[in-house]
RNA sequence: AAUAAAGUUUUCUAGGAUUCCGCAAUUAUUCGUUGGUCUGGUCCGAGAGAAAACCCGCCAAUUUAAACGGCGGACACGGAAGGAUAAAAGCCUGGGAGAU
Numbered sequence: 001a002a003u004a005a006a007g008u009u010u011u012c013u014a015g016g017a018u019u020c021c022g023c024a025a026u027u028a029u030u031c032g033u034u035g036g037u038c039u040g041g042u043c044c045g046a047g048a049g050a051a052a053a054c055c056c057g058c059c060a061a062u063u064u065a066a067a068c069g070g071c072g073g074a075c076a077c078g079g080a081a082g083g084a085u086a087a088a089a090g091c092c093u094g095g096g097a098g099a100u
Base pairs, nucleotide, nucleotide: 007054008053009052010051011050012049015044016043020041021040022038023035024034025033026032055073056072057071058070059069075095077098081093082092083091
């Protein structure tokens, strides 16, 4: 110096916390309070995890174009700090700083 379809969305997973539910403790039952150093449901959730749909490129075909069809969409070490939400995080800043 090189900046890219290295695109968008959905579903899920690793992971994450504790607003709600459940659970546990406590209180004379309820109410309430406390506990995530509670397996969990809800919830959040990956650029460098998975799948799918769309999409993009090339090829073939066609007078031309579109659709259908075929192939391809590779690689990716990484803090600290800050931010959102109830809260935290492989969330966002961020394929950032830096390293190579």
The RNA shown here (Guanidine-I riboswitch aptamer) has 100 nucleotides. The model forms 96% of the base pairs in the Rfam consensus.